[in-house]
RNA sequence: GCGCCUGUGGCCCAACGGAUAGGGCAGCAGCCUCCGAAGCUGCUGGUGCAGGUUCAAUUCCUGCCAGGCGCA
Numbered sequence: 001g002c003g004c005c006u007g008u009g010g011c012c013c014a015a016c017g018g019a020u021a022g023g024g025c026a027g028c029a030g031c032c033u034c035c036g037a038a039g040c041u042g043c044u045g046g047u048g049c050a051g052g053u054u055c056a057a058u059u060c061c062u063g064c065c066a067g068g069c070g071c072a
Stems, first nucleotide, its partner, number of pairs: 001071007010025004018055001027043005048064005
């Protein structure tokens, strides 16, 4: 340099172009307990960036950026 894949909360993963973007761990609060742990309930927090297509984009297209794999 070229090709392919990936990018979603602090971490790990979901999401036919249309639902309030869902779940696990972690965190916080409460319940429980003599105190903790475990368990139960609730809460906080997210689509890499910029454009385009569309009535509607996490999803499709383009260009960047970052990471991985391969070729040279």

The RNA shown here (transfer RNA) has 72 nucleotides and comes from a Candidatus Omnitrophota bacterium. It matches the Rfam family "tRNA". It is annotated as a transfer RNA. Its family is annotated with triplet codon-amino acid adaptor activity in the Gene Ontology. The coordinates come from a structure-prediction model, not an experiment, and the mean pLDDT is 81. Lineage of the source: Bacteria > Pseudomonadati > Candidatus Omnitrophota. RNAcentral holds the sequence, with entries from ENA. The same sequence occurs in records of 5 taxa.